[in-house]
RNA sequence: GGCCCCAUCGUCUAGUGGUCAGGACGCCAGGUUCUCAUCCUGGUAACCGGGGUUCGAAUCCCCGUGGGGUCA
Numbered sequence: 001g002g003c004c005c006c007a008u009c010g011u012c013u014a015g016u017g018g019u020c021a022g023g024a025c026g027c028c029a030g031g032u033u034c035u036c037a038u039c040c041u042g043g044u045a046a047c048c049g050g051g052g053u054u055c056g057a058a059u060c061c062c063c064g065u066g067g068g069g070u071c072a
Stems, first nucleotide, its partner, number of pairs: 001071007010025004018055001026044006048064005
């Protein structure tokens, strides 16, 4: 340098055009407990950046950025 893949809450991840973007762990608050842990309830917080297509984009297209693989 060419080609291919990936990027979503703090972390891991679901989501293949329309619903409040969901779940697990974590964290916070409350309940339970003599206390801690466990358990229960509630909350917390996210679509890498820019542009395009579309009535509508996390999702499709283009460019960029970052990461990974492969060939040389």
Predicted 3D model of a 72-nucleotide RNA (transfer RNA) from a Candidatus Parcubacteria bacterium. It was read from a public genome assembly. Taxonomically the source falls in Candidatus Parcubacteria (Bacteria, Bacteria candidate phyla). The coordinates come from a structure-prediction model, not an experiment, and the mean pLDDT is 81. It matches the Rfam family "tRNA". About the family: Transfer RNA (tRNA) molecules are approximately 80 nucleotides in length.